This is a predicted structure of a 544-nucleotide part of an RNA (large-subunit ribosomal RNA, domain I) from Microgenomates bacterium OLB22.
Model confidence (mean pLDDT): 82 of 100.
It matches the Rfam family "Bacterial large subunit ribosomal RNA".
It was read from a public genome assembly.
Context: one part of a larger RNA
RNA sequence: AGCUACGGCUUAUGGUGGAUGCCUUGGCGAUUUGAGCCGAAGAAGGACGUGUGCAUGAGCACGAUAUCGUCGGUGAGCCCUCUAGCAGGCGAUCAACCGGCGGUUUCCGAAUGGGGCAACCCACCCCGCUGAAAGGCGGGGGACCCCGAUUUUAUAUCGGGGAGGGAACCUAGUGAACUGAAACAUCUAAGUAACUAGUGGAAUAUAAAUCAUAUGAGAUUCCGUCAGUAGCGGCGAGCGAACGCGGAUGAGUCUAAACCCCGCCUUUGGCGGGGGGUUGCGGGACCUCAAUAUAGCAUCAGUGUUGUAUAGCAAAACGUUUUUGGAAUGAACGACCAUAGGGGGUGAAAGUCCUGUAUGCGAAAUGCACCACUGGCUUAGAGGUAUCCCAAGUACCACGGGACACGGCAACCUUGUGGGAAUCUGGGGCGGUCAUGCUCCAAGACUAAAUACUCAAAUCGACCGAUAGUGAACGAGUACUGUGAAGGAAAGGUGAAAAGUCCCCCUGUGAGGGGAGUGAAAUAGUACCUGAAACCAUAAGCUU
Numbered sequence: 001a002g003c004u005a006c007g008g009c010u011u012a013u014g015g016u017g018g019a020u021g022c023c024u025u026g027g028c029g030a031u032u033u034g035a036g037c038c039g040a041a042g043a044a045g046g047a048c049g050u051g052u053g054c055a056u057g058a059g060c061a062c063g064a065u066a067u068c069g070u071c072g073g074u075g076a077g078c079c080c081u082c083u084a085g086c087a088g089g090c091g092a093u094c095a096a097c098c099g100g101c102g103g104u105u106u107c108c109g110a111a112u113g114g115g116g117c118a119a120c121c122c123a124c125c126c127c128g129c130u131g132a133a134a135g136g137c138g139g140g141g142g143a144c145c146c147c148g149a150u151u152u153u154a155u156a157u158c159g160g161g162g163a164g165g166g167a168a169c170c171u172a173g174u175g176a177a178c179u180g181a182a183a184c185a186u187c188u189a190a191g192u193a194a195c196u197a198g199u200g201g202a203a204u205a206u207a208a209a210u211c212a213u214a215u216g217a218g219a220u221u222c223c224g225u226c227a228g229u230a231g232c233g234g235c236g237a238g239c240g241a242a243c244g245c246g247g248a249u250g251a252g253u254c255u256a257a258a259c260c261c262c263g264c265c266u267u268u269g270g271c272g273g274g275g276g277g278u279u280g281c282g283g284g285a286c287c288u289c290a291a292u293a294u295a296g297c298a299u300c301a302g303u304g305u306u307g308u309a310u311a312g313c314a315a316a317a318c319g320u321u322u323u324u325g326g327a328a329u330g331a332a333c334g335a336c337c338a339u340a341g342g343g344g345g346u347g348a349a350a351g352u353c354c355u356g357u358a359u360g361c362g363a364a365a366u367g368c369a370c371c372a373c374u375g376g377c378u379u380a381g382a383g384g385u386a387u388c389c390c391a392a393g394u395a396c397c398a399c400g401g402g403a404c405a406c407g408g409c410a411a412c413c414u415u416g417u418g419g420g421a422a423u424c425u426g427g428g429g430c431g432g433u434c435a436u437g438c439u440c441c442a443a444g445a446c447u448a449a450a451u452a453c454u455c456a457a458a459u460c461g462a463c464c465g466a467u468a469g470u471g472a473a474c475g476a477g478u479a480c481u482g483u484g485a486a487g488g489a490a491a492g493g494u495g496a497a498a499a500g501u502c503c504c505c506c507u508g509u510g511a512g513g514g515g516a517g518u519g520a521a522a523u524a525g526u527a528c529c530u531g532a533a534a535c536c537a538u539a540a541g542c543u544u
Stems, first nucleotide, its partner, number of pairs: 007543009021529001022493002026464002028461009037165002045108003048063004052087003057082003068102006077090003113122003124141007144162007169200001170198005180187001184234001210217002221248005231239002252446003255391001259275007280424001282390004286384004295378003300375005306369005312361003318334002321332003335352002337341001343355003396419007406431001426441005480487002500528001503515004
């Protein structure tokens, strides 16, 4: 100095991998309108079947009438979808499809004849059919609890009701801890979570023993404000009103008693029914006078009009001009409609191609709403008297607890124990208590709307775009895990159209590949759009 081997770096070409970009069938959130319980007449939820065969599976619908009837709409095709094809059928004697009203609705399940390891087993009584009989088949009945009736008071029978389910919302009962207080005990979290019971489409509350303050307001509920105020508070952490004001909505009623009448009984009275009566300028009973007008309906029933929901119908307007391209909805040129230029689709980007949209129209049947009419039901006064009535173990008081924003010397509300009133010359409240004043009438009951939640339809989004958005864009509450309660995924994209590679060759009658063909493209070949990086290989160059 050169060559070579194992390496290193760079570039290129591939493999692997599935990031990124683009897309959206699915989600998320909101607005408007509407709807909201089901069940012994057997629910919710299931099992098993049916939906022609080849043809399993998942979904959806239905029930041995699984292919039903009827009334409307629509309609030339149809025999559910994924899911194509063949075979066999149905259809203008109107199928299939959509909607209203009915029929049928196996078995389990509250499950209810008895049992049971749910979807199974085993009987009894009555009736019918069949059979010589044994038996078989079909229809009906019987669980338990409560109330009422009849009864021979043992029971039995009849009639009515209950039982179970429901995502959230609602009411009530029982009721934590972590946490915060920078520890922790009062306190907080919180009357929250959880469990239990119960009602409804809403629930609760509701017609002043309320507030207010020297003027007055006039049931409840919800929203805004008052106000993070007044207050409460190891005056710590924190908790946190009300009055008043502005809105949404708007609705008020019925008993008990006194007194009268009737019935029954165990007859100084009690019970049941009818009338009466219902409030705080106290009212009513009682006595006297007057009177059938007025107003309403939340409780109804029927009829009718209108509207609306559950199917639908009509619906304008462009080009075989040129150009690029596989394809025109693009570009160029020239037109048109528009109460329609929302959206989606169509071989790229379409007001005028399709579907729709603006607008207009439509219901045999069933439901709902408003209104009208008819029936039905409810509804009034004045004076006098001072005899009667005006919700009882209640009000109130003491002690103890709870709840009120309020943990206190603590009013109001509520209640465990003890005591324990009054009837209008009465009683409660006005934040200890007393006086005065003001105000209201407890111890019985009902009550729509405004409000909460969910679902459906329509519409919208400075919401997501497949590690996001629901856990779930896909046979997802699936596969899988767990004895069980329960836990719980991953997984989207060929192409405009399957036109999914006839035929030939290599190979194991493989896998895979090479030709050929399709296609705009096959480095778009079903392991399929794009195809990053890590990683692997091949080739070339440089190099210790």